[in-house]
RNA sequence: GCCCAAGUAGCUCAGAGGUAGAGCAACGCCUUGGUAAGGCGUAGGCCGUGGGUUCGAUUCCCACCUUGGGCUCCA
Numbered sequence: 001g002c003c004c005a006a007g008u009a010g011c012u013c014a015g016a017g018g019u020a021g022a023g024c025a026a027c028g029c030c031u032u033g034g035u036a037a038g039g040c041g042u043a044g045g046c047c048g049u050g051g052g053u054u055c056g057a058u059u060c061c062c063a064c065c066u067u068g069g070g071c072u073c074c075a
Stems, first nucleotide, its partner, number of pairs: 001071007010024004018055001026042005048064005
């Protein structure tokens, strides 16, 4: 320098055009003599950044950024 993948809740990941979900974690309640486990509930993200297409973009297109992987050239 080139190619590929990933970036969404505190963490691990779904969602692939109609303004976002799960598990774990956090908090509250129930249960217990008290814990743990279990059950119920609450809160938490405008989806890496900027543009474009569209009535509408997390989703499609372009550029860039970050992370990971691979490839190539010279001596």